Order: sequence, then structure tokens, then C1' cells
RNA sequence: CAGCUGGACUGGACGGUCGCUCGCGUUCGUCAAGGACGGGGGAGGAAAGUCCGAACUCCACAGAGCAGUGUGCCGGAUAACGUCCGGGAGGGCAGAGUCAAGUCCGCUCGACGGAAAGUGCCACAGAAAAUAUACCGCCCUGGCAACAGGGUAAGGGUGAAAAGGUGCGGUAAGAGCGCACCGCUGGCGCAGCAAUGCGGCAGGCAGGGCAAACCCCACACGGAGCAAGACCAAAUAGGGAGGGAGCCUGGGGUAACCCGGGCACGUGCCGGCUCGGUGCGUUCCACCUCCGGGUAGGUCGCUUGAGCCGCGCAGCAAUGCGCGGCCUAGAGGAAUGGCCGUCCUGCUGGAGAAAUCCGGCAGACAGAAUUCGGCUUACAGGUCCGGCUGCCA
RNA sequence: GCGGGAGUAGUUCAGCGGUAGAACGCCAGCUUCCCAAGCUGGAUGUCGCCGGUUCGAUCCCGGUCUCCCGCUCCA
Repeated sequence: CAGCUGGACUGGACGGUCGCUCGCGUUCGUCAAGGACGGGGGAGGAAAGUCCGAACUCCACAGAGCAGUGUGCCGGAUAACGUCCGGGAGGGCAGAGUCAAGUCCGCUCGACGGAAAGUGCCACAGAAAAUAUACCGCCCUGGCAACAGGGUAAGGGUGAAAAGGUGCGGUAAGAGCGCACCGCUGGCGCAGCAAUGCGGCAGGCAGGGCAAACCCCACACGGAGCAAGACCAAAUAGGGAGGGAGCCUGGGGUAACCCGGGCACGUGCCGGCUCGGUGCGUUCCACCUCCGGGUAGGUCGCUUGAGCCGCGCAGCAAUGCGCGGCCUAGAGGAAUGGCCGUCCUGCUGGAGAAAUCCGGCAGACAGAAUUCGGCUUACAGGUCCGGCUGCCA
Repeated sequence: GCGGGAGUAGUUCAGCGGUAGAACGCCAGCUUCCCAAGCUGGAUGUCGCCGGUUCGAUCCCGGUCUCCCGCUCCA
């Protein structure tokens, strides 16, 4: 320098003009509705997906348990978390080393309790898939032979996976049968808060995988979500209470009530008024007044908060503490935009010996909706710090 | 905005972790003068996509995309 890759930050700048939205001030207006003028605030690192965790609100709730859901190495951080930080063990790649492993070093990855509580599954292939087992082969015995009986898991073959691995001894052939190293199991000591590590002792080794299969163990969890919820409250319809404008009498009936008559009252009609007539009604309805629920609509919830910036201290870090400074959208079918100019970055065309000049195109992903802490996903370009490989000096 | 559900053949749907099926539709043949019906045979598929767990994934887990549904109060 180039390529690949990891992490952190950034996510065009300035000005003019016309708008949109929310406060503020002055003023006009009847201190109203509303208008005019002036001056301010106005998207993000993910505002997204709604995957976790909380705040807040309402409902439910004596306590305990079952069921259900989730989480799962250890320690720490935090309001909390499935998040973050640190550590441990493990996997992968490259290198060294070894007969081969174990081992060492570097980089990197990850949902990492229990398979010896129980149940279940492991297709096909294969002799056998978990109480082991003999297909080929090897060895022994019998047999002329074909073959039969027995031994054997070292070799072949099957499979994703075959009952510790390598080597030496041993044996009829073999085999932890014996031994060495490695692995494994058990308990001991030391180190560490712990996960765990290291050391030596004992044991020939005893049961392969799957729990993102049921399950077991430990821990956590009540439900709904700002369209939560609270307040004010129109018209219409409906609910409740009250008011207005009834008395006399005959019959029936236990009664409620029903059928008549008279007068009175209300009301409709007889085109307006009075009388009169007639129909209907008289506690029912209509009408009037009041009350409560509640819809439309309005107000609150609503942005001062686990807040942001800077410095210092503690800590490996996540983070915490202290001091100082700051206020930074709050709309509600939903504003944050359009145009122009100058500059910036990248690509590209032309002119020029060059410096440079004149043009063209492009500048991502996306967009608040109660509010925070995370995770995940999308993202042009730029800056900084690393890692690996190659080339040059 | 908040919450819930579903993606499998052209369509509607099944589908114990072990070679993906059914019905209708489609294509070809037979039948018929021709068509329909009928009979016979056949083709159908990135199981929405990307990862992970597993020997093995339509199925289990995570992410993502698309589509559908519900959400004041009273009755």
C1' cells in the first nucleotide's frame, strides 16, 4: 500500500423564501368566538419489528399448594431483564509436537443444569442400536470333504453413532487378560467467593446419543394494557321522581275492576272567536319540571425523566457515587415539508502541459403516537482503533 | 397505536422427527358423429424465507417477510 475482517463513532453544512404544528408576548374584538402582528420549540440511531424487561393505570387478591409459562456454568452490574460486564469449562480453524492421541500456542464461536429418577425415540443399512451380539474373517476340535460344534470383538463390512484410545507383552486365536502413557470413575489435599483448576491415591473401566422429546431439579411469574384509566358533558331515544285537570250516582263482582247515567275539566274537528254540537280522554298517555346513567364532543393522563452534557473519584469492566450546568416535539386521521442558492463527499464528461476551470448525476435505511432499559432487523458514505494474508522499502 | 392468528400442489385443506398426501382442477388416451358425463393413466411442491438443535426438520427453537382478525361504553 492492497484485499478480507472485528469494534467504536458519525449519519451532510449554511443561507433565503413559501407553508405545517405547538407554546409565548402584544393587540383588535363584548375579558366570548375568532383575527392580526412579533418572537421561539419541532424525528432517529434505529423513531422499525413488538421479541424480552419495567414504570404507570384499572381489575382481581387471607395463606399455601397444584396446573401453566419462562429462565438455566459461576460471580458481578441493574429498578428489572431472556440484557450487559468479567471469569470458567467446551467446540472450530491454523501452527508446533507425537507412531497416534493426550499436550502447547494464537485466533475465534456459542441457548452451557440433569441421560446413574422414570418414560420414550434412534428410519434405512447392519449379525447386533443398548439386558448386547458372531455376518465375513481368525483359532481349536470332529470329519476324506461339504460341513458341524465351540472360542474370539484384533481385522473386514454396515451406519450419524458399534461398548475406552495408542503401543508393548501375552495367547491356539484373541481380549484391560497384564503393563506403560492418555482418557474415565471414586474419594483426599491444596488454590479460588464460586464455576473450576492442580497434585497425588485407589479402581481395569461399570450405563452410546437425543431433554430447541416428555420429564426431573432449582429459580421467577396474578390479568389486561394509554383504544389503560379519570373528569366535564349536547341533541335524540329510553329510565326514575314530581306536577297538572274528578266528583256524584245506578248495576255486576270477594276484590282488582267492568258496564251505564249526570255534571265538570282538558283536547281534536265543525276554516278565526263565543255559544252550541260531536269524538276522545280524565292518573293512563300526551304535556311541563327535576334527577341519574351515558353517546357525540371536550379536558386530563402527556412528557422533569431509572433525563441530558461536562469534570472528578471508585472499579479490569458493566456500572456506581459526587460536583457543576441544561430543559430538548407533545400532535391526535395525526405537524416536522416544498423550492432556490452556496459549500461538502463520491462517480463521471469536457478543456488544459500542469495547477486548475466548466458541467452532469448521486448522497442510504427510514420516520415520533404513554414513557423508559435492552435485544433483533434495515442502512449510501465518512472518521478512528485493531486482527489476518499478500506485495514493496 | 395495542393485542391475537395463519403461511404445504393451480384452489381448499390433511400430514407421530425417518421417501410429503386427499378432494376439486390440469394434461394425455379410451368412449361419442361432436361435446358433456364416465373409464384408464400421468404431471404436479425451493413445505414463505434465513439460521440453529438433531445422524436426519413440513414438524422443535430463534430471526425475518407477507396476509388475516379483534380492540370506548351499554345491550